[in-house]
Context: one part of a larger RNA
Molecule: small-subunit ribosomal RNA, central domain
Organism: uncultured bacterium
RNA sequence: CUGGGUGUAAAGGGCGUGUAGGCGGGUUAUUAAGUCAGAUGUGAAAUUCCAGGGCUCAACCCUGGCGCUGCAUCUGAAACUGAUGAUCUUGAGUACUGGAGAGGGAAAGCGGAAUUCCUAGUGUAGCGGUGAAAUGCGUAGAUAUUAGGAGGAACACCAGUGGCGAAGGCGGCUUUCUGGACAGUAACUGACGCUGAGGCGCGAAAGCGUGGGGAGCGAACAGGAUUAGAUACCCUGGUAGUCCACGCCGUAAACGAUGGAUACUAGGUGUGAGGGGGAUUACCUCUUCGUGCCGGAGUUAACACAAUAAGUAUCCCACCUGGGGAGUACGGCCGCAAGGUUGAAACUC
Numbered sequence: 001c002u003g004g005g006u007g008u009a010a011a012g013g014g015c016g017u018g019u020a021g022g023c024g025g026g027u028u029a030u031u032a033a034g035u036c037a038g039a040u041g042u043g044a045a046a047u048u049c050c051a052g053g054g055c056u057c058a059a060c061c062c063u064g065g066c067g068c069u070g071c072a073u074c075u076g077a078a079a080c081u082g083a084u085g086a087u088c089u090u091g092a093g094u095a096c097u098g099g100a101g102a103g104g105g106a107a108a109g110c111g112g113a114a115u116u117c118c119u120a121g122u123g124u125a126g127c128g129g130u131g132a133a134a135u136g137c138g139u140a141g142a143u144a145u146u147a148g149g150a151g152g153a154a155c156a157c158c159a160g161u162g163g164c165g166a167a168g169g170c171g172g173c174u175u176u177c178u179g180g181a182c183a184g185u186a187a188c189u190g191a192c193g194c195u196g197a198g199g200c201g202c203g204a205a206a207g208c209g210u211g212g213g214g215a216g217c218g219a220a221c222a223g224g225a226u227u228a229g230a231u232a233c234c235c236u237g238g239u240a241g242u243c244c245a246c247g248c249c250g251u252a253a254a255c256g257a258u259g260g261a262u263a264c265u266a267g268g269u270g271u272g273a274g275g276g277g278g279a280u281u282a283c284c285u286c287u288u289c290g291u292g293c294c295g296g297a298g299u300u301a302a303c304a305c306a307a308u309a310a311g312u313a314u315c316c317c318a319c320c321u322g323g324g325g326a327g328u329a330c331g332g333c334c335g336c337a338a339g340g341u342u343g344a345a346a347c348u349c
Base pairs, nucleotide, nucleotide: 003321004320005319006318007303008302012317014202015201016200017199021195022194023193025088026087027086028085029084030083031082033081034080035077036076037075038074039073040072041071042070049065050064051063052062053061054060091192092189093188094187095185096184097183098182104178105177106176107175108174109173110172111155116150117149118148119147120146121145122144126137127136163170164169207248208247209246210245211244212243216242217241221237222236223235224234259316260315261314262313263312264311267294268293269292270291271290272289273288274287275286276285277284278283298305299304322349323348324347331342332341333340334339
């Protein structure tokens, strides 16, 4: 390489959008590029293979044949693929109606509980903390309690293998702008589709730049303990940070460790959002989309998966190919930096 694979053994890109490309629904006509058939020319010889023959055999040599799977031209076929034209509606999209939702962003406003701090009142000797203590706070009046005020951050209950989003993720309330999905109708377009190398965009936390903000928490740091030691676990403090605006970074066990799309393949039972029919307080039944559990066939090394497949198939992309060296070195690209991305070899088992 052919191949075989990618939930857990090596292996699914963090997620989307989309360029090139690859692949692509029904009917019909034409064409003849692919495809198929025939013919002609060419495909040197030697070599290979087959059959004979010559050196005593063999190697070697000679003769004949097949073959040289290819290319070009001509003639023909028209099922399939392609191309062109016409047409269809089930794929896809549009329209209308309807309800659901922590969907996103921006701007603005509002709310209560709690922590901390400040002021004042009451009040007196402790408080705090732990396995036990101590550091710490407190007679300059703490802790506790009452009233008032300031400020920041987060939104108890509702809350649910509940909802929404492509993923990251999203949770107090109100207003404005705005994306998507779903159900029903079947009016419109008529294959407009799927995937997607590059590209572009989004992307938790931490980190970085500038300017704000800073209640609580809290890397670093300091102290107290513990211990043989204790650069820890526990305790008292506490700076960056956590928050906001703008700009970077571009990584995560970015996980369902499971790429996307389509079709098909027993059931049972919850739950969320709709629709139809029958009852009419509650319920029954059919159906679509989502989200769970159990389970048959089938699959699997097993565990398990099982209509939300890891089953049966097709299409496209990404990735893997023994362990270590190593996600390292070098180079390129990106970044303010931290670093990211691409990504070896020697050597060794």